[in-house]
Context: one part of a larger RNA
């Protein structure tokens, strides 16, 4: 991993709700007796007691009333509508309370044959090496001291075997081994290894102290009990079919991933309306957004006039005065802003009210829930960075709990709400050259960038192209081009080493000849010089120069395993704009067919996507009672096969095998249905 078995809302009481029945102002008996019978049991005594029949007040109490009160006021409760016992069932409550699951508390034991320290008595510790104190001899001394030499054999002394450790790496890492194996390591006469006996015990013990050890277990052992401890937490919870069908919110919470209420969902039941619901129309009343607006406030504010004052300057003994590259009231022109401005204001929307129109609408009472982590997309807003598949309201629509078709795949983007069957038709979004259903379908015009053809892209930049517009130039020849000219005072003045058009400064940038040429447009010189432009003429001839605005195209354009518009590929099969047609869904229609709701109906209308969840029929399994004068060795049950029948859970028959039981109808009871719970045990 599979198969098989097993595997999780039960049972008592008790309350409350519905259904069925018995008796009814009643209703009903426990225990307990007595009796008959055996199959379950039954059949009567037993009327203690409970629940109903009357309530009101704290109570005395009074009573359809009562209490409050002065009250014959008003108000609160009550007086009308029937209950009781039994079954059956939905919920709650006590109880393990659907099922498994804890870390853990707690009591009573066993535990120091491992291990820690302790007592007791034994026993190990090859070999070597240094040579402590003393003490001898010689030297010394005044006498010690003190110096050699030898003996001497100390030492938590030193190398180093067993032994005891356990440093560093290597193997081992479903191992040989739940800690080990090699090699190097440490101690190795000591605070030493090491036997044997024996002592200390669980908030206890022992610890040369790590929270270490205390039988492969230790920040509180192990067994067994309390015990099915508690789990607002995970996980799991078994047949079918039909009807309906949510929530992810608001308030409170030692509350935030729990729960009370309340909102939404279901099912009963009462209301069927002069109608409280929806929907369209008209009216209607309330407001202060959106907008705008500010010589209407408060508040900001940008440019300019003027300049109240106020600074700084200058001159005076000082008074007056006099300027000003500052600042700056108020006013006046000109411009603009505001969630907490408003002189003004909408469309929605929302309240009444009429008329229409639509539901099995809507409301009240009760049983029974889930939900109380939401999410995306539009729209209007805070909050961030006008950031985010962010995050918070409001209003809508989908996903959640929606399946089809489009979108190349893709919960919430478009289309469009699937009862079932059909090899009919018709269309929505999208789409028609091939992969692929369905136009190489028609007019115009654009792009030449494979732009682009389903990601998006900017600021700036371009004699790209097309359309539109404006002003201006042109047969008294524009615009390009080609030819020639472009000269004189003058090297203009200044400044410089020079500055001659052409480093800089200055400016009546001037005058003259002239068809026209600036004190010179740009390249060049060290300065000249050369080359050219404005500017003019000749020559050519018909449009031309320069700006706006729009399309469609172009640079700007950059991501990490191999590229691509989904591909192929396409000059349209691209981009704009108009027509016609076809394809294209579980949508409409067609035809058969089932269900549910209404309903007298086997007329007839609606309707029938669905998590949580809420109703309702129904199938399997075991066992019980009755029943079929049921079926079985002439072959039950189960097992393998196959047809068939039901909408299904399922069933009925045929054949085989198997070898003693089994089943039909009615009821009744449950150990009543398994894929899952890192489900238990078997098995493969």
């Nucleotide at each position: 991993a599979c198969c098989u078995a097993c595997g999780a809302g039960u049972u008592g009481c008790c309350g409350u709700g519905u259904c069925c029945g018995g008796c009814g102002a009643g209703g009903u008996u426990a225990a307990g007796c007595g009796g008959c019978a055996u199959g379950a049991u039954c059949c009567g005594c037993g009327c203690a007691g409970c629940c109903g029949g009357a309530g009101c007040g704290a109570a005395a109490g009074c009573g359809a009333g009562u209490c409050u009160g002065a009250a014959u006021a008003g108000g609160g409760c009550g007086c009308g509508c029937a209950g009781u016992c039994g079954g059956a069932u939905g919920c709650g409550g006590c109880a393990g309370a659907c099922g498994c699951g804890a870390a853990a508390c707690c009591g009573a034991g066993u535990g120091a044959u491992c291990u820690a320290c302790c007592c007791u008595u034994g026993u190990c510790c090859a070999g070597g090496a240094u040579g402590a104190a003393g003490u001898c001899c010689g030297g010394g001394u005044a006498a010690c001291a003190c110096c050699g030499g030898a003996u001497g054999g100390a030492g938590g002394u030193c190398c180093g075997c067993a032994c005891c450790a356990a440093u560093a790496a290597g193997c081992g890492u479903u191992g040989a081994a739940a800690a080990g194996c090699u090699u190097c390591u440490g101690g190795a006469u000591g605070a030493g290894g090491u036997g044997a006996g024996g002592g200390u015990a669980g908030g206890a013990g022992u610890g040369a102290a790590a929270g270490g050890c205390c039988a492969a277990u230790c920040a509180a052992a192990c067994u067994c009990g309390g015990a099915g401890a508690u789990a607002g937490c995970u996980c799991g919870u078994a047949c079918u079919c039909c009807c309906c069908g949510a929530a992810a919110u608001g308030c409170a919470u030692u509350u935030a991933g729990g729960u009370g209420c309340a909102g939404c969902c279901u099912c009963g039941u009462c209301g069927u309306a002069u109608g409280a619901u929806c929907c369209g129309g008209c009216a209607u009343g309330a407001g202060g957004u959106a907008g705008a607006g500010c010589g209407a406030c408060u508040g900001a504010u940008a440019g300019g006039a003027u300049g109240c004052g106020a600074g700084g300057g200058c001159u005076u003994c000082a008074c007056c005065g006099c300027c000003u590259g500052u600042c700056a009231a108020g006013u006046c022109c000109u411009g603009a802003c505001a969630a907490a401005c408003u002189c003004c204001g909408a469309a929605u929307g929302c309240u009444u009210g009429c008329c229409g129109g639509a539901a099995u609408u809507a409301g009240g009472c009760g049983g029974g829930a889930g939900u109380g982590a939401g999410g995306g997309c539009g729209c209007g807003g805070g909050u961030g960075c006008u950031a985010a598949g962010g995050u918070c309201c409001g209003c809508g629509c989908c996903c959640g709990a929606g399946a089809g078709g489009a979108g190349a795949a893709g919960a919430a983007u478009c289309c469009u709400g699937a009862c079932c069957g059909c090899c009919g038709u018709c269309u929505a979004a999208g789409g028609c050259c091939c992969c692929g259903a369905a136009a190489u379908g028609g007019c115009g015009c654009c792009u030449g960038a494979g732009u682009u053809a389903u990601u998006c892209u900017a600021a700036c930049g371009a004699g790209g192209u097309c359309g539109g517009u404006u002003c201006c130039c042109c047969g008294a020849g524009a615009c390009a081009g080609c030819u020639a000219g472009g000269a004189u005072g003058u090297u203009g003045g200044c400044u410089u080493g020079g500055a001659a058009g052409c480093a800089g400064c200055c400016a009546u940038u001037c005058a003259u000849u002239u068809a026209a040429a600036g004190a010179g447009u740009g390249c060049g010189u060290a300065a000249c010089a050369g080359c050219u432009c404005a500017c003019u003429a000749g020559u050519c001839g018909a449009g031309g120069u320069a700006g706006c605005c729009g399309g469609c195209a172009u640079g700007g354009a950059u991501a990490a395993u191999a590229a691509u518009c989904g591909g192929g590929u396409a000059u349209a099969a691209g981009g704009c704009g108009c027509c016609u047609g076809c394809c294209g869904a579980a949508g409409a229609c067609g035809c058969g067919g089932g269900a549910u709701a209404c309903g007298a109906a086997c007329a007839g209308u609606a309707u029938c996507g669905g998590u949580a969840g809420g109703g309702g029929a129904g199938c399997a399994u075991u066992c019980c009672a009755u029943u079929u004068g049921g079926c079985g060795c002439c072959g039950a049950a189960g097992g393998c096969g196959g047809c068939c029948c039901g909408u299904g859970a399922g069933g009925u028959c045929c054949g085989c095998u198997g070898g003693a039981g089994c089943a039909u109808a009615u009821g009744g009871a449950a150990a009543a249905g398994c894929a899952a719970a890192u489900g238990u045990a078997g098995g493969u």
Predicted 3D model of a 684-nucleotide part of an RNA (large-subunit ribosomal RNA, domain II) from Phocaeicola sp. The RNAcentral record of the full RNA draws on ENA. Taxonomically the source falls in Phocaeicola (Bacteria, Bacteroidota, Bacteroidales, Bacteroidaceae). It matches the Rfam family "Bacterial large subunit ribosomal RNA".